[in-house]
């Protein structure tokens, strides 16, 4: 220096023709309990790594970059 993959919620990761941003464990709240613990129910909580560009509309698709892993030299 060049290919490849990957960055989403406190953390582990999903998200297929481009239109709804989720789950699982934590967490608060309630309920069950004399009490925890388990367990249901609710809810909090996200600049989708960062910039810009295409688009009526982008986690998605194009361009540039950071940052991890990885092969090549």
């Nucleotide at each position: 220096g060049g290919g490849g993959u990957g960055a989403u919620a406190g953390c582990u990761c999903a998200a297929u023709u481009g239109g709804g941003a989720g789950a699982g464990c934590g967490c608060a709240g309630c309920g069950u309990u004399c009490g925890c613990a388990a367990u249901g129910c609710u809810g909090a909580g996200g600049u989708c790594g960062g910039g810009g560009g295409u688009u009526c509309g982008a986690c998605u698709c194009c361009c540039c970059u950071u940052c991890g892993c990885u092969c090549c030299a």